[in-house]
Context: one part of a larger RNA
RNA sequence: CUGGGCGUAAAGGGCGCGUAGGCGGCAAAGUAGGUCAAAGGUGAAAUCCCUCGGCUCAACCGAGGAACUGCCUUUGAAACCGCCAGGCUAGUGGCUGGGAGGGGAUAGUGGAAUUCCCGGUGUAGCGGUGAAAUGCGUAGAUAUCGGGAGGAACACCAGUGGCGAAGGCGAUUUUCUGGACCAUUACUGACGCUGAGGCGCGAAAGCGUGGGGAGCAAACAGGAUUAGAUACCCUGGUAGUCCACGCCCUAAACGAUGGAUACUUUGUGGUGCGGGUGUCGACCCCUGCAUUACAGGAGCUAACGCGUUAAGUAUCCCGCCUGGGGAGUACGGUCGCAAGGCUGAAACUC
Numbered sequence: 001c002u003g004g005g006c007g008u009a010a011a012g013g014g015c016g017c018g019u020a021g022g023c024g025g026c027a028a029a030g031u032a033g034g035u036c037a038a039a040g041g042u043g044a045a046a047u048c049c050c051u052c053g054g055c056u057c058a059a060c061c062g063a064g065g066a067a068c069u070g071c072c073u074u075u076g077a078a079a080c081c082g083c084c085a086g087g088c089u090a091g092u093g094g095c096u097g098g099g100a101g102g103g104g105a106u107a108g109u110g111g112a113a114u115u116c117c118c119g120g121u122g123u124a125g126c127g128g129u130g131a132a133a134u135g136c137g138u139a140g141a142u143a144u145c146g147g148g149a150g151g152a153a154c155a156c157c158a159g160u161g162g163c164g165a166a167g168g169c170g171a172u173u174u175u176c177u178g179g180a181c182c183a184u185u186a187c188u189g190a191c192g193c194u195g196a197g198g199c200g201c202g203a204a205a206g207c208g209u210g211g212g213g214a215g216c217a218a219a220c221a222g223g224a225u226u227a228g229a230u231a232c233c234c235u236g237g238u239a240g241u242c243c244a245c246g247c248c249c250u251a252a253a254c255g256a257u258g259g260a261u262a263c264u265u266u267g268u269g270g271u272g273c274g275g276g277u278g279u280c281g282a283c284c285c286c287u288g289c290a291u292u293a294c295a296g297g298a299g300c301u302a303a304c305g306c307g308u309u310a311a312g313u314a315u316c317c318c319g320c321c322u323g324g325g326g327a328g329u330a331c332g333g334u335c336g337c338a339a340g341g342c343u344g345a346a347a348c349u350c
Stems, first nucleotide, its partner, number of pairs: 003322004007304002012318001014201004021194003025088002030083002033081002035077008049065006091191001093187001096183003103177003107173003110154001115149007125136002162169002206247006215241002220236004258317006266295011299306002323350003332343004
């Protein structure tokens, strides 16, 4: 010496379920595969190393020694790892009783608003902009009142508030359904953690078939602006946005921070469920668990900052990085209807 890393410098897989594998709680018995010790055998010669010697020296050569870090056999040890048998309850699971929630799916229902249609009142403008124009309007618009149609989204409540693994989820009711949390603890008895492959989920846009289409609006058309204006602004407007089924599988899929467990000064809030004091009861006050924010100590960090929700102290498992460009390209493979996705170089150059 036997790598160092991954919040922002290159680097955490978009997220979950889980196969193989890796790793794994407490006490005690056995075994002796790993491990350790002793003895014996073997480990050809040459080479390397040490000592001496021969060529005038050296290279080279000769002799002796050491070494050959290994393997095998026998005997022994039993702490640790493994195996085997029985046991324990602090991890896991679980019974019972609770309350919280935009968690998911499904079928209905509701009001406000926009647009369109019909009718009434009413008359010359409306609309739009920095200013205008295109556009709409005497075939009666805009405004206003009444009626109707249809689609999409759900104001207030709304909150560094809630739920979900992530993507994400917000009117209201029904039915079906997942998870977490709290309290009491029967029961189980390590049943656990992680997870290469695999399987599933996965915003928006996009694709296929069939519906739907109010508003908005890529493309497109026109009007402006401008030197030009394939833009920003304005008037229109089609895909799309919505629904069903099937694909696509990407993202600044972000906490730019993988998962699990344990430990380590504090303070102030929010949410859910408890316990105590007190009360008729609620609040207040003290306090437990879970979760979610802020400030900050030690420590860490290049700094910024992180700081019991760690980026602190440790262990286990997975993924990933290894100068910039070339390049997430080419080629091959594989998936896809396509768009393209996944995997993923090199020459050359600085």